[in-house]
The RNA shown here (THF (Tetrahydrofolate) riboswitch aptamer) has 110 nucleotides. It was read from a public genome assembly, where an Rfam model found it.

RNA sequence: UACAGAGUAGAUUUCCGGGCGUGAAGUGCCGGCGAGACGGGGAGUUGUUCGUCGGACGAAAGUACAGGACUUUUUCCUGUUCUGCGGUUCGGAUUUCGCAUCCCGCUGUA
Numbered sequence: 001u002a003c004a005g006a007g008u009a010g011a012u013u014u015c016c017g018g019g020c021g022u023g024a025a026g027u028g029c030c031g032g033c034g035a036g037a038c039g040g041g042g043a044g045u046u047g048u049u050c051g052u053c054g055g056a057c058g059a060a061a062g063u064a065c066a067g068g069a070c071u072u073u074u075u076c077c078u079g080u081u082c083u084g085c086g087g088u089u090c091g092g093a094u095u096u097c098g099c100a101u102c103c104c105g106c107u108g109u110a
Stems, first nucleotide, its partner, number of pairs: 001110005010097002014093006020086003029055008040104004061083002064080006
């Protein structure tokens, strides 16, 4: 000098467990503002994550038991349990992807 390679944060798939909501919050979408992180070092985006404000859209309940309202039936209300449901949340295991990009460094070969 040339070529090849390693390694992070993080994202993601599936499963398990604990919660939350089902009186609709959350998730997802769009926009404004702010902050953070981005291989060992430096820089760092129109990418990414989080917070916050605003906007549009928008969902699945059912069984059983107890108590109550009503003259009774029907019906309704409250609580609990169970089975579901939600692009729900947290933790663990697991799958896949993985420096936007630039410079330097590290390992191997010539």
The prediction has a mean pLDDT of 77.